[in-house]
RNA sequence: GCACAUCUUUGGGGCAUGGUGCAAGUCCAUACCGGCAGUACAGUCUGCGAACUCCGCUUGGAGCCGAUCAGGUGCAAUUCCUGAACCGACGGUUACAGUCCGGAUGAGAAAAGAUGAAA
Numbered sequence: 001g002c003a004c005a006u007c008u009u010u011g012g013g014g015c016a017u018g019g020u021g022c023a024a025g026u027c028c029a030u031a032c033c034g035g036c037a038g039u040a041c042a043g044u045c046u047g048c049g050a051a052c053u054c055c056g057c058u059u060g061g062a063g064c065c066g067a068u069c070a071g072g073u074g075c076a077a078u079u080c081c082u083g084a085a086c087c088g089a090c091g092g093u094u095a096c097a098g099u100c101c102g103g104a105u106g107a108g109a110a111a112a113g114a115u116g117a118a119a
Stems, first nucleotide, its partner, number of pairs: 004116007017029003031099002033088002035048004043086002052063004068084005090102003
């Protein structure tokens, strides 16, 4: 140094402006946001977590799981640069929600650190 065990901490952002209307942060125009790991720097690639569904219903197991192209540079980029697009759980609500409220002072991929033991 790698790997292992135990523990601690951290661990998700966003409706500004105008319009319609009795009523909208939910509709329309426009605005704004982007978890973790990998890889040439990624919301759209690959894998994972969360959410959701089912079983168990204590740990857990299974399923499901959105969306990008063109050009440029380069050894290498669906990751950078330029341009134009697209996507977003469940329940609630004077009116349909990625952005409000709620489950959630939750859970968690993972990151950092401490200690131990072994070689």
Molecule: FMN riboswitch aptamer (RFN element)